[in-house]
RNA sequence: AGGGGCAUAGUACAACGGUUAGUAUAUGGGUCUCCAAAACCUAGGAUUGAGGUUCGAUUCCUCAUGCCCCUG
Numbered sequence: 001a002g003g004g005g006c007a008u009a010g011u012a013c014a015a016c017g018g019u020u021a022g023u024a025u026a027u028g029g030g031u032c033u034c035c036a037a038a039a040c041c042u043a044g045g046a047u048u049g050a051g052g053u054u055c056g057a058u059u060c061c062u063c064a065u066g067c068c069c070c071u072g
Stems, first nucleotide, its partner, number of pairs: 001071007010025004018055001027043005048064005
């Protein structure tokens, strides 16, 4: 330099173009317990950025940024 893939809660991952973006774990609170752990209940927290297509975009298109892989 060229080609390809990925980017969603703190972390690991889901989400035929349409309901309140969900699950596990972590964190806070509660129940239980003599105390703690475990178990159960509950709360908060996320779509990399800018445009475009569409009635509607996490999803499709373009560019940028970051990470990974391949070629030279």